[in-house]
RNA sequence: AACAAGCCAGCGCUGAGUUUCACUUUUGUGAAAGCGGGGGAACCAAUAUUCGGGGUGAAUCCGGCAUAGCCGGUAGGGCUACCUAUCUAGUCCGAAUCCGUCAGCUAACUUCGUAAGCGCUUAGAGAAGGCACGU
Numbered sequence: 001a002a003c004a005a006g007c008c009a010g011c012g013c014u015g016a017g018u019u020u021c022a023c024u025u026u027u028g029u030g031a032a033a034g035c036g037g038g039g040g041a042a043c044c045a046a047u048a049u050u051c052g053g054g055g056u057g058a059a060u061c062c063g064g065c066a067u068a069g070c071c072g073g074u075a076g077g078g079c080u081a082c083c084u085a086u087c088u089a090g091u092c093c094g095a096a097u098c099c100g101u102c103a104g105c106u107a108a109c110u111u112c113g114u115a116a117g118c119g120c121u122u123a124g125a126g127a128a129g130g131c132a133c134g135u
Stems, first nucleotide, its partner, number of pairs: 009121006018033006034114006044104001052102001053099004061073005076093005082130002086127003
């Protein structure tokens, strides 16, 4: 000097998953606000039920192969660092899991969650609008 790893801080991304208060004397317990999900009338819808059915989620469907996997595509979804909507361009995902024979919508009502994971140290971009800063 460079690189790698760890810790702390800051910023950012997916996601509903953030904030405040009280107690405790410890990073726990409880409550509230905010955000998100489920169940649940009338009316409407639907004719169903083992080929079971349904929920969360963007994550559904199709084809091929040497078939408990792999490959290709695809409905759909995310990111590109001041912000927003649209367009263009680039790039990535296109999973997983839960309920347990049972649930259409659904006011009142009722109930549950508030996680997990990752990147960066001035961030690749064009057009339109806005904001901020500087002159």